[in-house]
Molecule: transfer RNA
Organism: Candidatus Aenigmatarchaeota archaeon
RNA sequence: GCCGAGGUCGCAUAACCUGGUAGUGCACUGGUCUCGAAAACCAGCGAGCGCAAGCUCUUAAGGGUUCAAAUCCCUUCCUCGGCG
Numbered sequence: 001g002c003c004g005a006g007g008u009c010g011c012a013u014a015a016c017c018u019g020g021u022a023g024u025g026c027a028c029u030g031g032u033c034u035c036g037a038a039a040a041c042c043a044g045c046g047a048g049c050g051c052a053a054g055c056u057c058u059u060a061a062g063g064g065u066u067c068a069a070a071u072c073c074c075u076u077c078c079u080c081g082g083c084g
Base pairs, nucleotide, nucleotide: 001083002082003081004080005079006078007077010026011025012024013023020067028044029043030042031041032040046057047056048055049054060076061075062074063073064072
């Protein structure tokens, strides 16, 4: 230099092909239970603002297409593998 795979919540991973509520597990937080803890069960769990209702932003970064983009297109960055 060329080709391929990948980057999603604290961690792991799905959703991508076939555009339409960002899901699941672990961890964590609160509660029930217990003398107490563990386990189990229930609820919560991306970020900011707000008393609340709610609003805005968020899938490596920037742009494009579209009513609508994690998903399609372009460029760039990073990781891994292959070729030279």